This is a predicted structure of a 146-nucleotide RNA (c-di-AMP riboswitch aptamer (ydaO/yuaA leader)) from uncultured Selenomonas sp. Model confidence (mean pLDDT): 77 of 100.
RNA sequence: AGCCGAAUCCAGCCCAGGAGCGGGGGAACCAAAUGAUUUUGGGGUGAACGCAUCCACCGGGAUAUCUUGCGGUAUAACGGUGGGAGCGCGGGUGGUCUUCUCUACCCGAACCCGGCAGCUAACCUCGUAGGCGAACAGAGAGAGGA
Numbered sequence: 001a002g003c004c005g006a007a008u009c010c011a012g013c014c015c016a017g018g019a020g021c022g023g024g025g026g027a028a029c030c031a032a033a034u035g036a037u038u039u040u041g042g043g044g045u046g047a048a049c050g051c052a053u054c055c056a057c058c059g060g061g062a063u064a065u066c067u068u069g070c071g072g073u074a075u076a077a078c079g080g081u082g083g084g085a086g087c088g089c090g091g092g093u094g095g096u097c098u099u100c101u102c103u104a105c106c107c108g109a110a111c112c113c114g115g116c117a118g119c120u121a122a123c124c125u126c127g128u129a130g131g132c133g134a135a136c137a138g139a140g141a142g143a144g145g146a
Stems, first nucleotide, its partner, number of pairs: 002132003008019003020128006030118001041116001042113004049088003053084007063074004089108006098142005
């Protein structure tokens, strides 16, 4: 230069912010409702989920066995943490911009509310951070632009 992300631009330093972008709450109708929640709490932002498997450790303790007994030993179901690989699904990048297809390489985290919220017009309210990163740039098709 560019990239992820809503996270940019303008104004102003006296009041005080404004625009744009993004999130939450919040009627009717609809949904839901003969139950739900109360240790299986519930919910939100975000792509950050589902399934199944192997190894190690921890918990667990049915069962078996040893013991006169106390107690010990082995281990199943199940749960947790960490690591590895798989399938499906979701997200990102590949430099003129955009869309689609193919393809390559990556990501699937983290945080918040605080017992509580379906959708939702009016209305109310919040955020506008942070983190990467360099001398090179995958292919095809379409549209637009130059």